[in-house]
RNA sequence: GCCCCCAUAGCUCAAUGGAUAGAGCAUUAGCCUCCGGAGCUAGAGAUAGAGGUUCGAUUCCUCUUGGGGGCA
Numbered sequence: 001g002c003c004c005c006c007a008u009a010g011c012u013c014a015a016u017g018g019a020u021a022g023a024g025c026a027u028u029a030g031c032c033u034c035c036g037g038a039g040c041u042a043g044a045g046a047u048a049g050a051g052g053u054u055c056g057a058u059u060c061c062u063c064u065u066g067g068g069g070g071c072a
Stems, first nucleotide, its partner, number of pairs: 001071007010025004018055001027043005048064005
């Protein structure tokens, strides 16, 4: 230098172009308990960035950034 893959919540992962992006763990509050843990209920929390296509984009296209791999 060229090619390929990946980027979603604090972590690990889902989500045929279509209702409010969902789950487990973690976290917060409440219930329970003498206290804690366990259990139950509820909440907060995310699409790497910028454009484009589309009635509609996490999904498709382009560029950038970061990570991984291959060739030279």
Notes
Predicted 3D model of a 72-nucleotide RNA (transfer RNA) from a Candidatus Kerfeldbacteria bacterium. It was read from a public genome assembly. Its Rfam family is "tRNA". The coordinates come from a structure-prediction model, not an experiment, and the mean pLDDT is 80.